Context: one part of a larger RNA
RNA sequence: GAACGAACGCUGGCGGCAGGCUUAACACAUGCAAGUCGAGCGCCCCUUCGGGGGAGCGGCAGACGGGUGAGUAACGCGUGGGAAUCUACCCAGCUCUGCGGAAUAACCUGAGGAAACUUGGACUAAUACCGCAUACGCCCUUCGGGGGAAAGAUUUAUCGGAGUUGGAUGAGCCCGCGUUUGAUUAGCUAGUUGGUGGGGUAAAGGCCUACCAAGGCGACGAUCAAUAGCUGGUCUGAGAGGAUGAUCAGCCACAUUGGGACUGAGACACGGCCCAAACUCCUACGGGAGGCAGCAGUGGGGAAUAUUGGACAAUGGGCGCAAGCCUGAUCCAGCCAUGCCGCGUGAGUGAUGAAGGCCCUAGGGUUGUAAAGCUCUUUCAACGGUGAAGAUAAUGACGGUAGCCGUAGAAGAAGCCCCGGCUAACUUCGUGCCAGCAGCCGCGGUAAUACGAAGGGGGCUAGCGUUGUUC
Numbered sequence: 001g002a003a004c005g006a007a008c009g010c011u012g013g014c015g016g017c018a019g020g021c022u023u024a025a026c027a028c029a030u031g032c033a034a035g036u037c038g039a040g041c042g043c044c045c046c047u048u049c050g051g052g053g054g055a056g057c058g059g060c061a062g063a064c065g066g067g068u069g070a071g072u073a074a075c076g077c078g079u080g081g082g083a084a085u086c087u088a089c090c091c092a093g094c095u096c097u098g099c100g101g102a103a104u105a106a107c108c109u110g111a112g113g114a115a116a117c118u119u120g121g122a123c124u125a126a127u128a129c130c131g132c133a134u135a136c137g138c139c140c141u142u143c144g145g146g147g148g149a150a151a152g153a154u155u156u157a158u159c160g161g162a163g164u165u166g167g168a169u170g171a172g173c174c175c176g177c178g179u180u181u182g183a184u185u186a187g188c189u190a191g192u193u194g195g196u197g198g199g200g201u202a203a204a205g206g207c208c209u210a211c212c213a214a215g216g217c218g219a220c221g222a223u224c225a226a227u228a229g230c231u232g233g234u235c236u237g238a239g240a241g242g243a244u245g246a247u248c249a250g251c252c253a254c255a256u257u258g259g260g261a262c263u264g265a266g267a268c269a270c271g272g273c274c275c276a277a278a279c280u281c282c283u284a285c286g287g288g289a290g291g292c293a294g295c296a297g298u299g300g301g302g303a304a305u306a307u308u309g310g311a312c313a314a315u316g317g318g319c320g321c322a323a324g325c326c327u328g329a330u331c332c333a334g335c336c337a338u339g340c341c342g343c344g345u346g347a348g349u350g351a352u353g354a355a356g357g358c359c360c361u362a363g364g365g366u367u368g369u370a371a372a373g374c375u376c377u378u379u380c381a382a383c384g385g386u387g388a389a390g391a392u393a394a395u396g397a398c399g400g401u402a403g404c405c406g407u408a409g410a411a412g413a414a415g416c417c418c419c420g421g422c423u424a425a426c427u428u429c430g431u432g433c434c435a436g437c438a439g440c441c442g443c444g445g446u447a448a449u450a451c452g453a454a455g456g457g458g459g460c461u462a463g464c465g466u467u468g469u470u471c
Stems, first nucleotide, its partner, number of pairs: 001471004006467005013343006019336002021301001026299003030296003035060003040057002043054004067254003076179007085171002090167008098132004108121005138147003152159002180226003187217003192214008229251004233244004256277005279290004307333001309332003315329001316327004346376004356367004380412001382407005390398001415460005420441003426455005436443002
């Protein structure tokens, strides 16, 4: 000098754009944050007979979006390759969609329980479940053969269902190279390294298992310990480099702590399930309920970080044929000079160089064209009117917002730091090694340009200084 997710002190007019718990991955009251489909199904209720509502079975979605950075030094990430894989919804091609069966929730009824809820009986439907048939292609095969599917709805327009091939998208796996510090960590390793058989997975593989062999890694730093999410980037710098990883974007990991699987195309699943633990709450003491590192908000910690706001109008997502419903994603608004950028706080004229202040050699000098006065202007703010784009036909939260027109009047709008040298800017008074200043050198012990005040001056300006951190 530059920079900051900053904080503190003094001060503070407006707008645009951005940013806003860096600390306790501490604990959380309350509300909301994931539903949807009656064009899959039976039942109940209401009805203006058009329709509407309710719980349940069933389907799709809850694996996305949003948050956080605890863990992780790792194929985690970055980059470049690879082969042994899967992929719901979407697109394209080919083929099919025949016949039958048994249940079960809801409802009804009985029992238990404080509750959460649990349990018995009887009844019923389906795009829920099961069987038979069929098989272009598909899978297995000893090449003889064997195996395997479907679902209908309807307003007759369509929307679907099954198999398979290819695509697209997404995902899993493997490898080369790169990726912090410590040797006051030197040896580490038994599923360990490799092979064979078997199992397992969508898939290669000690991934798992039995047997066999005795290997594998390491001063080119294994192992251990400490620290840390990684990257595109960001800051600085002429660059090389150094530091860093907030916001935005990609990847990873996590969801009170630890473990586990279920369902599913996809999870070992933040607002799903089970077990254990800590904590909190309810209880009739028998037993139950919960998980803000979603958006707000509360307590706590801290130098320090915002509203328990509006809307689905736009963009996007889920479901639905659609109408539409849901969406704290998102779009907006609120708060904060936290930052960047822009604008204003007036312009011209005005010498008797007024008054006052300060200094003085007492003559004067300076503040100073500064003020007053005179002549103007009206940005911004204020008040009144008008009033968008964002929206394709409709639909606007923002918002009567931005913008535009008009009205009045200089009117409502300047501070902060510094003045010994470095370093731009000097005098007087007070104080007297005191009180104090200070980034370094150093000032102060009776004339202090260095302390305090005043006058004057310098710098920056809605900011200015200080502190912290990085280059």
Molecule: small-subunit ribosomal RNA, 5' domain
Organism: Rhizobiaceae bacterium MnEN-MB40S